[in-house]
């Protein structure tokens, strides 16, 4: 710090996803040891048991229990003094159960329901208390009357509760004194108290207690402080506007009341206020906050453990006590649960510390000490503390340690890989030395303790040597944890490593299994027989006592953008304008200090975060200091913002004088043209279409002449012209009427921009009333079209389209571009005005200032593009935007007569949707150009019968492969056996074939028996080569064993090499530097010519090159040259019936080699003067002369594992291998390819004539004979320019046949033969006789072919033992046509669209059907919740009091004052009825919407997508959708 993911690639925009870091976490697997810290985030969910707040005898009566003195009695003992037991007794003394009393039980513990508020959190305030505390001052007189305890009696299941006596107190109460308070000028006048206890102790008094005095500690009242608490204010403290209005004690005065004190706190009166777009009210959420996590930081996010504050304690109320509570282990009621019960009636509240159940993914022990720190309570001693401080549980986090070191190559065995050689595991291990942390085991052993108790000293206090404080000494008690930390002795590698990854992102690779299956998966994506991606193995990588997952939250995200983001096309300018609020504002002075800058003994608790020290062996962790806490306060400054003020003209407006203009309204007026209607004239037609048909018309139509009516619209002018705020605005004339612009001056003096809300205008459909309708023309209706055609097309034709009035309020309302202001180079057009100069028959050139348009610097964009009319550069305001669908929907508002608008979610779903450019592909887009592509012509094919090859079927097997063009007479240049791969049966198992071990044997050979055969037994001859003296050894062959192994036409052409097909012999296809482009890429190679050609030429940011064209190569066409045998034969000779037969010769033909020519080179035209083309000469041959071999880059997962090779996978007495039969030759049928026919341009019949090319010793075979014939006999010649195959045939000459199923055709079928072969049955040619099918020239469609071509004639070869209608050559004869490129296929090349890139056989959209899945509506039901009106009214508190009752006080005493009870009466809880609002859950049915390898209907969209598309309306249709009107170019 980034990175994967949209494309074929690129840029962008834009989600998604990751890599970090952290957690009060949970799971999975694993798991040595210590330290520190955390530990129910869920049900504020019920709670069993125990413990968590008491304590004071120095406040008091007492003595239940406990002890101890005394004191009786009995025992026993006895030194007779006693002493011991044991029972009674015994408040006298330590003590103390219960009670009076004090003081604490408002602290300390837990939670976070509830709270959106003065609750918190900063910072101030002022009308208050405040027990204990700490300091002052003052006081502590004098008297009463009760009351539990306790006794007696009673009630009750209990819980307790009543009656009757008797006592204290520091319980109560009375008086005195009167200080502060309060009144008051001032004298004065009113109002309160109090309590003792305990040590000690000389005098004095007292009979004693004891007064008395002191000490201490209490009490009473009072001033100050501290502490702690109440109150009130300022600004800060989530989300909802689909909550917009709220408020009646609400707001504010006045008086009362109350309150520890301010206040509508609360009451009575008056007034009508308060809040609220700076967000009230309402609903949802949620303790605040020091911190805490993350992050560069700004932020986000969160509030476990620590600490502050606030709530709350089973849910509601409510008060009493008390300094303090409306009180977690306190009362009262009410409710709801739960427990006891004698049924009457009680009794409880773990959110305390443990602990149960329950909920949950999921959180511990019913411990230990008060020994430390703290707290209550006491004079202390102490006592009580689940506060606390220790253990226990679980790796829940951090932090440290350990599992050893060190050396060790035969690189050990095993493992896993191999390309078989090795390689890795790996110095890793054994083994050899060493060490000993932690753990086990023995010994020692800390601090954490000091207050305190006691003793002496000494100072304080005091009358005191008491007592009590405080300090020094001595001695002494007190440790859960725990014999723990720590130190240490011996032994001894001993007791210790798991766990995710290894396809990119991401460090980490291979075999094996599996085969879209089983799984993986964070994203993209894997898995479909070669999976680094599942499953495991070997190995590697990362962390490590942990590691992954999983859930969160920050971050990465600039991905809500203050730092710091956008709106033209990607999401996003409101359709427009006008104007409140508010934001923001010109020059100069002055003032003020809000903002701003700067300073500060205020304040920001501690912890924590950051620095610096110190302490635990380091760390974590404790622990001193310091910074910091960016706030808030307070003091100055005063430039610049902001208030206040006086000024000023450049912004802004106002007059005046010109000016254009479809700017708006209203009236009135006019032509041409459609249509109707009347008359004329006039006759079959007209209309309409790709073609038609429905229409109209002989009852007279269109045509054409007059005339009328009517209702819309305004042709030319007419323009990227003009006007206007947008919508929008066009015949001419009036009339009212808005805004602009110009010039030149006056005057106003900031008056200004922008605009949430609001308000006005707003095409078209479209609605309501009432008119009007000519043409047009949703809807309907008819006719084509069509597989249909609810459509395009065609006739009609309603609403509507016009008009008044009123409502809709929405469009591609578009410049897809908000307004308003300043600033940045130009060019050139046009509209309005103006100025200056020329001209003056004007018209012309420059210039200003307003428009409205093209092209362009800089710039800025992603990139197209924009660019003084910005999308540059910078201000100010405003609207709007945050992935794609669901969705502009649904609910719910507001509007509207509706139609709908406008406001506007979510659930669930997907990893993309998207802009812009590029390359292609592709178009029923465009241009250009080529091909036997059409055309023009010839000849077939498609029909017949056969031949072959395929599909089907069939079959034990009919091997297998090839499947549009580019498979089908193809693999096969040749299936009777072999061949064969298939099938059936019979055999072999180291094998038919290679290589290597060991034994034997020469290899070979003869016969014979089984047996379909392979095979299997027997038997016969034969001893060989080389080295050695010999014994033996080798080498080739055979043959028998074992084992490594051989074999497989067995799958995989989608794992592969080779090789081959096709586009296509099309003219393409690339590259290197250079430019340009952010980039894919572009140039180059486009562009004008030209060509068979990316072939040349010429111009270009290109300039060269490279495979491909072409040419080099081979064949034919002409000529020279050499050579002349087997070729030839002109001359010269010899010869024959004839022949180069023979000598001779090589001229010539020929042969086979080397040359020579042809280059657009020569002329004329054309053309740019080039390339080049056209005609001509000359030439054997002209424009690449014919053929032909050559096939770029690449395409199609084309063909091919069955030619060969080859990875991988399979058989291995078999899917090998032999061997004999069948079988590939089947046969309802479909189809490709050929050959032969259908006849007279021909059959046949007899005669003549003329190639080429090739092939032959296992061969070709001649002559002669034989046979009708295939053949057979026979045997010359030939290893070939010798000699055979081998007569070429069609043509030619001559006869017949005579249009016919024939003297065409020749298919089948019979008989007889003939070759090859081991063998012609399935299954072979081929011969001769006989037999004589179908066919009479072929539907649709369709294929070859431009010249020695088609067409037709016949010959050759290879394969082969034989088999050719196939096939590859070879030569005779030898035509027609071609205007041209419209159309058809095909391809090159420019260019345009594109939603297509598997690339049009793309792609894609809608209903319908089925599955799931979330959701809206619903008659309702259910539930929570606010709230209205009533009723009710416990417990208390306050008033009020007829009734009971009352110790203190007053009174002699009736009685009286006070008091409690009880009644009421306000107020209120819980509870009722009844109405509402709002939320949530369910709910027959129903509406749509998402998803779902392969369902059903079309084919709307993308190309001109086959009717351009697309917005708004309306209307219609099974669906996409069509079709009026108006709009918009995307």
């Nucleotide at each position: 710090a980034g990175a994967g993911u949209u494309u074929g690639a690129u840029c962008c925009u834009g989600g998604c996803u990751c890599a970090g870091a952290g957690u009060g976490a949970a799971c999975g697997c694993u798991g040595g040891c210590g330290g520190u810290a955390g530990g129910c985030c869920u049900a504020a969910c019920a709670c069993a048991u125990g413990c968590a707040a008491g304590u004071c005898g120095a406040a008091c009566g007492g003595c239940a229990g406990c002890a101890c003195a005394g004191u009786a009695a009995a025992g026993a003992u006895u030194u007779c003094g006693g002493u011991c037991u044991u029972u009674a007794u015994g408040g006298g003394u330590g003590g103390c159960g219960a009670g009076u009393g004090g003081c604490g039980g408002a602290c300390g513990g837990g939670u976070g329901a509830g709270u959106a508020a003065c609750g918190c959190g900063u910072a101030g305030g002022a009308a208050u208390c405040u027990g204990u505390c700490c300091u002052g001052g003052a006081g502590c007189g004098u008297g009463g009357g009760a009351u539990a305890a306790c006794c007696c009696g009673a009630g009750g299941a209990a819980a307790c509760u009543c009656g009757g006596g008797c006592u204290a107190a520091u319980a109560c109460c009375a008086c005195a004194u009167g200080a502060u308070a309060u009144c008051g000028a001032g004298a004065g006048a009113u109002c309160a108290a109090a309590a003792g206890c305990a040590g000690g102790g000389g005098a004095c008094c007292g009979a004693a207690a004891g007064g008395c005095c002191u000490u201490g500690c209490g009490c009473u009242c009072u001033g100050g402080g501290g502490u702690g608490a109440g109150c009130c204010u300022a600004g800060g403290u989530c989300g909802g506007a689909u909550u917009a209005g709220c408020u009646a004690g609400u707001u504010g005065g006045u008086g009362g009341g109350g309150u520890a004190a301010u206040g509508g706190c609360u009451c009575a009166c008056c007034a009508a206020g308060g809040c609220g777009a700076c967000g009230a009210u309402c609903c949802g959420u949620a303790g605040c906050u020091g911190g805490u996590c993350u992050g560069a930081g700004a932020g986000g996010a969160u509030g476990a453990c620590c600490a502050g504050c606030c709530a709350c304690a089973c849910u509601g109320g409510g008060a009493c006590u008390g300094a303090g509570a409306c009180a977690c282990g306190g009362c009262c009621c009410a409710g709801a649960c739960u427990c006891c019960u004698a049924c009457g009636g009680g009794a409880g509240g773990c959110a305390g510390c443990a602990g149960u159940g329950g909920g949950g993914a999921a959180u511990a022990u019913u411990g230990g000490a008060c020994a430390a720190u703290g707290g209550g309570c006491g004079c202390a001693a102490g006592c009580c503390u689940g506060a606390u401080c220790c253990a226990g549980c679980a790796a829940u986090g951090c932090c440290g340690c350990g599992u050893g070191c060190a050396g060790g190559a035969u690189g050990a065995a095993g493992g896993c890989c191999u390309u078989c050689g090795g390689g890795u595991u790996g110095u890793a291990a054994a083994g050899c030395a060493c060490u000993u942390u932690a753990g086990g085991u023995g010994g020692g052993g800390a601090a954490g303790a000091a207050a305190g108790g006691u003793a002496a000293c000494g100072a304080g206090c005091g009358a005191a040597u008491a007592a009590c404080u405080c300090g020094u000494u001595g001695c002494u008690a007190u440790g859960a944890c725990g014999g723990u930390a720590c130190c240490u002795g011996a032994a001894g590698a001993a007791u210790a490593a798991g766990c995710a990854c290894c396809g990119g992102c991401u460090a980490a690779c291979u075999a094996c299994g599996u085969g879209c299956c089983a799984g993986c998966a964070g994203c993209c994506g894997c898995g479909g027989u070669a999976a680094u991606a599942c499953g495991a193995a070997g190995g590697g990588u990362g962390c490590a006592a942990g590691c992954g997952u999983u859930a969160c939250u920050c971050g990465g995200a600039a991905u809500u953008a203050c730092u710091g983001g956008g709106c033209g096309u990607a999401a996003a300018g409101c359709g427009u304008g006008c104007g409140u609020a508010g934001g923001u504002g010109g020059u100069g002075g002055u003032u003020u200090a809000a903002g701003u800058c700067u300073g500060c003994u205020g304040u920001g608790a501690a912890a924590g975060c950051c620095c610096u020290g110190g302490g635990c062996u380091c760390a974590a962790c404790c622990u001193g200091g310091g910074a910091a806490c960016u706030g808030c306060g307070u003091g100055g400054a005063u430039a610049c913002u902001g208030g206040g003020u006086c000024a000023c003209u450049a912004g802004a407006g106002u007059g005046u004088g010109g000016u254009a203009g479809a700017g708006g309204g209203a009236u009135g007026c006019g032509g041409a043209a459609u249509u109707u209607c009347c008359g004329g004239u006039g006759u079959a037609g007209c209309a309409g279409u790709g073609a038609a048909a429905u229409g109209c018309g002989u009852a007279g139509a269109g045509a054409u002449c007059g005339g009328a009516a009517g209702g819309a619209a305004c042709a030319u002018c007419c323009g990227u012209g003009g006007c206007g705020a947008a919508g929008g605005c066009g015949g001419c004339a009036u009339c009212c009427u808005g805004g602009g612009c110009c010039a030149a001056c006056a005057c106003u003096g900031a008056c200004a921009c922008u605009g949430a809300g609001g308000c006005a205008c707003g095409a078209a459909a479209g609605c309501g009333u009432g008119g009007g309708g000519a043409g047009c023309a949703a809807a309907c209706a008819g006719g084509a079209u069509u597989a249909g055609a609810u459509a395009c097309c065609c006739u009609g034709g309603u609403a509507g389209u016009c008009c008044a009035c009123g409502c809709c309020c929405u469009a591609a309302a578009c410049g897809a571009u908000g307004c308003g202001a300043a600033c940045u180079g130009g060019a050139u057009g046009u509209u309005g005005g103006g100025u200056g100069c020329a001209a003056c028959u004007u018209g012309g050139c420059a210039c200003c200032c307003a428009g409205u348009a093209u092209c362009g610097a800089a710039g800025c964009u992603a990139a197209c593009g924009c660019g003084u009319u910005a999308a540059g550069u910078u201000c100010g305001c405003c609207g709007c935007c945050u992935g794609g669908g669901g969705a502009g929907u649904a609910c719910g508002g507001u509007c509207g007569c509706a139609a709908g608008a406008c406001u506007g979610a979510a659930a669930c779903u997907c990893a993309a949707a998207g802009g812009a450019a590029u390359u292609g592909a592709c178009g029923g887009g465009g241009g250009c150009c080529c091909g036997c592509a059409c055309a023009a012509g010839c000849g077939g094919u498609g029909g017949a019968g056969u031949a072959u090859g395929u599909g089907g079927u069939u079959u034990a097997a009919u091997u297998c492969g090839a499947u549009g063009c580019a498979a089908c007479g193809c693999g096969a240049a040749g299936a009777a056996c072999c061949u064969u791969a298939c099938c059936c049966a019979c055999c072999u198992u180291u094998g038919a074939c290679a290589u290597g071990g060991c034994a034997g044997g020469a290899a070979g050979u003869u016969u014979c028996c089984a047996g379909a055969g392979a095979u299997g037994g027997a038997u016969u001859c034969g001893u060989g080569c080389u080295c050695g003296a010999a014994a033996g050894a080798g080498a080739a062959c055979c043959u028998g064993c074992a084992c490594a192994c051989a074999g497989g036409u067995g799958c995989u052409g989608c794992a592969u090499g080779g090789c081959u097909g096709u586009c296509g012999u099309c003219a393409g296809c690339u590259c290197g530097u250079g430019u340009c482009g952010u980039g894919a890429g572009a140039u180059g190679u486009u562009g004008g010519g030209u060509u068979a050609a990316g072939u040349c030429c010429c111009g270009c940011a290109a300039c060269g090159a490279g495979c491909g064209c072409a040419a080099c190569c081979c064949u034919u066409g002409u000529c020279c040259u050499u050579a002349g045998u087997u070729g030839c034969c002109a001359g010269c000779a010899c010869g024959u019936a004839a022949u180069g037969g023979u000598g001779g010769g090589c001229a010539c033909u020929c042969u086979a080699a080397u040359g020579a020519g042809a280059c657009u080179g020569c002329c004329g035209g054309u053309g740019a003067c080039a390339a080049a083309c056209c005609g001509g000469a000359g030439g054997a041959a002209g424009g690449u002369g014919g053929g032909g071999a050559u096939g770029a880059c690449g395409u199609c997962a084309a063909g091919u594992c069955c030619u060969c090779a080859u990875g991988g996978c399979c058989c291995u007495u078999a899917u090998a291998g032999g061997u004999g039969g069948g079988g590939c030759u089947a046969c309802a049928c479909a189809c490709g390819u050929c050959a032969u026919a259908c006849a007279a341009u021909g059959g046949c019949u007899g005669g003549u004539a003329c190639a080429g090319a090739g092939g032959g010793u296992u061969g070709c075979c001649a002559a002669c004979c034989c046979g009708c014939g295939a053949g057979g006999g026979g045997g010359a010649g030939c290893u070939a320019a010798u000699c055979c195959c081998a007569u070429a045939a069609a043509a030619c000459c001559a006869g017949u046949c005579g249009u016919a199923g024939u003297c065409c055709g020749g298919a089948u079928c019979g008989c007889a033969g003939u070759c090859u072969g081991c063998a012609a049955c399935u299954c072979g040619a081929c011969u001769g006789c006989g037999u004589g099918a179908a066919g009479u020239c072929g539907g649709a469609a369709u294929c070859g072919c431009u010249a020695g071509u088609a067409a037709u004639c016949g010959c050759g070869g290879a394969u082969c033992a034989g088999c050719a209608u196939g096939u590859c050559g070879c030569g005779g004869u030898g035509a027609a046509u071609a205007c041209g490129u419209u159309c058809c296929c095909g391809g090159g090349u420019c260019u345009u669209g594109u939603a297509c890139a598997c690339a049009c056989c793309g792609c894609c959209c809608g209903u319908c059907a089925c599955a799931c899945c979330a959701u809206g509506g619903g008659a309702g039901c259910g539930g929570g919740u606010c709230u209205c009106g009533c009723c009710a009214g416990a417990a208390g508190u306050a008033g009020g009091u007829a009734g009971c009752c009352u110790a203190a006080c007053c009174g002699c005493a009736a009685g009286g004052a006070g008091g409690g009870c009880g009644c009421u009466u306000a107020c209120c809880a819980c509870g009722g009825c009844g109405g509402g609002g709002u939320u949530c859950g369910u709910g027959a049915c129903u509406g749509g919407g998402g998803u779902g390898a392969a369902g059903u209907c079309g084919u709307a969209a993308c190309a001109a997508g086959g009717u351009a598309g697309c917005c708004g309306u309306a209307u219609c249709g099974g669906a996409a959708g069509g079709u009026g009107c108006g709009g918009c170019u995307g």
Small-subunit ribosomal RNA from Abscondita terminalis, 1530 nucleotides, folded computationally. Its Rfam family is "Bacterial small subunit ribosomal RNA".